A computed fold for a 269-nucleotide RNA from a soil metagenome, annotated as Bacterial large signal recognition particle RNA. Of the family's consensus pairs, 93% are formed in the model. The sequence is in RNAcentral, with records from MGnify.
RNA sequence: CCGUGCUAGGCGGGGAGGUAGCGGUGCCCUGUCACCUGCAAUCCGCUCUAGCAGGGCUGAAUUCCCGUUCGAGGGGCUUCGGCUUUCGGGGCCAGUACGCCGGACUGAGGCGUCGAUGGCCGGGUCCCACGCGGCGAGCGCUCGCGAACCAGGUCAGAUCCGGGAGGAAGCAGCCUUAAGUGAUACCGCUCGUGCGCCGUGGGCAAGCCUGGCCGGAGCCGAAGAUCGGCGGGCACGCUCGAGGCCAGGUUCCGGAGACGGGUGCACGG
Repeated sequence: CCGUGCUAGGCGGGGAGGUAGCGGUGCCCUGUCACCUGCAAUCCGCUCUAGCAGGGCUGAAUUCCCGUUCGAGGGGCUUCGGCUUUCGGGGCCAGUACGCCGGACUGAGGCGUCGAUGGCCGGGUCCCACGCGGCGAGCGCUCGCGAACCAGGUCAGAUCCGGGAGGAAGCAGCCUUAAGUGAUACCGCUCGUGCGCCGUGGGCAAGCCUGGCCGGAGCCGAAGAUCGGCGGGCACGCUCGAGGCCAGGUUCCGGAGACGGGUGCACGG
């Protein structure tokens, strides 16, 4: 050096997550000629030699081990960075939107030669005073009731005076009336009145309604867009913060690839 048969090793690796930690199942990346079966997320198997159990293939090198390089991809931190119809706060800004007011504009429609806007005169609406009426209260008028005696009239009986004629006072009864009390439709007086298609006189800034006269062609106007002023509020903008995505920076891990190095045993030639 060649051949045969074996053995260690290999038959994927990495990131995040999870875990005391390691590996796996599940997610993501990379990548291949990249074994098979069973287990597993409130999980499975283990303990720094850190999947376990069973089977198969390959096998000392293109394939196993180590180092360097490069760097797919992923994680952390960060930025006066960008985006966000993901969420929360604010009302100091007041742009949009909203509300109110105003200016000029457009203008649906309506009124007007059966006379517009306007001007003059008058009336009403409004205010004041008085009157009238209505209503209410009181008083009067009117009508009842109304005095054991201390009101009036008439006074039976009885009493008193008188010789008699006659006279006197007078209870009950009857009639009447005072104070008082009740009613009060009408009528009179006084007072009041949140009343009046009422009357008289006066006032009357503006508005509205209306009559007459002048004069002769305009007048009213919903709504719209625009400009200006004011306002409150938080729907948007604005602003503050959280989250997400993207981009940049930095750091950690890091597949595949490239390069360099390393690694057996037995027998035969």